[in-house]
């Protein structure tokens, strides 16, 4: 000097005038506060509200190990596998020996195997027998290298490697080991194929759920039922409990106001513990609550010339979008001293 990797912060600024929403007050006014890092997607987990009562089934989710958390499919650390020279990144991570299924084309043959070319022996030119080491096809073809052996070969035998089983050492564990012994050795892949195993999960949702007020037609019809029990207990079945009304259709009225509604698994700072996610302690702060839906308009100056984009019960995550600017750490390449 160049090219990268990881993490963090910010998201036009300043000044004035008019305006909008909520809170407070001595209230025709003054004062305080007023959209995000993703508010987005509605994907996951909960808080909260209502209906619940137990069991079984179904359905759905998760799936290496250990932790964190209110909880999770999230996060942290570690292990295995893969990618990259590297810093780092990804995770499709229980089981293929319970069963079923798939592996196109090519190839002789793709799950229980074959013999196209080839090699060897016999025969005498029609062929028969042996072989799976060599070649070919393919993503993948009876483990690899070497030696011996054989008619030619083949774990056929041996050595080493690989694989399986048992033990030992280290680690909480997943797992690792240039450790020990035995065995010629169970034979490919796919479960993000159906499936099996283990663990977890009631349902619906703020348009939840309450209160007040007003209006209408104290409307009508049908079916079932009233202790021989309709129906309810928000997937089905059983049990149990409640039960005199329940269900459907036609028609009419009201779409008003208030609560829920923002003090929280809350923010910030410091210290301690921990590799870390995070936890504990102390101090301090209050930080939107709209409801056809609040932040707008305008003037002046500046320069880095302004991206993605607006809360609607709340919180913890994940995913997606993002112009420009700033900071920190690490890796590789080149040059010079």
């Nucleotide at each position: 000097g160049g090219a990268g990797c990881c993490g963090g912060c910010u998201g036009c600024g300043u000044a004035g005038c008019c305006g909008c929403u909520g809170g407070g007050c001595g209230c025709a006014g003054c004062u305080c506060a007023g959209a995000g890092g993703a508010a987005a997607g509605u994907c996951c987990g909960g808080g909260c509200u209502c209906c619940c009562u137990g069991g079984g089934c179904a359905u759905g989710g998760c799936a290496c190990c250990a932790g964190g958390u209110a909880a999770c499919a999230c996060c942290u650390g570690g292990g295995g596998g893969g990618c990259g020279c590297g810093a780092g990144c990804c995770u499709a991570c229980g089981g293929a020996a319970a069963g079923u299924g798939c592996c196109a084309c090519a190839g002789a043959a793709a799950a229980u195997a074959u013999a196209c070319c080839g090699c060897c022996g016999c025969u005498u030119u029609a062929g028969c027998g042996g072989u799976a080491a060599g070649g070919g096809u393919g993503a993948a073809a009876a483990g690899g290298u070497g030696c011996g052996g054989u008619a030619a070969g083949a774990g056929c035998g041996c050595a080493c490697c690989g694989c399986g089983c048992a033990g030992g050492u280290g680690g909480u564990a997943a797992c690792a080991c240039g450790c020990u012994g035995c065995g010629g050795c169970a034979c490919g892949g796919c479960a993000a194929a159906c499936c099996c195993u283990g663990c977890c999960a009631g349902g619906a949702g703020c348009a939840a759920g309450g209160c007040c007020g007003a209006a209408u037609a104290g409307g009508g019809a049908a079916g079932c039922g009233u202790u021989c029990g309709a129906g309810u207990g928000c997937g089905c079945c059983c049990a149990c409990a409640c039960g005199a009304g329940c269900u459907u259709c036609c028609g009419g009225g009201u779409a008003g106001g208030c609560c829920g509604c923002u003090u929280g698994a809350g923010g910030u700072a410091u210290g301690c513990g921990g590799u870390g996610a995070c936890g504990c302690a102390u101090a301090u702060c209050c930080c939107a609550g709209a409801u056809g839906a609040a932040u707008g308009g305008u003037u002046a100056c500046g320069c880095u010339c302004g991206a993605c984009a607006g809360a609607a019960c709340c919180c913890g995550g994940c995913u997606u979008a993002c112009a420009g600017g700033c900071c920190g750490g690490c890796u590789c390449c080149g040059a010079u001293c």

Bacterial RNase P class A from a Gammaproteobacteria bacterium, 337 nucleotides, folded computationally. Its mean pLDDT, the model's own confidence on a scale to 100, is 77. Lineage of the source: Bacteria > Pseudomonadati > Pseudomonadota > Gammaproteobacteria.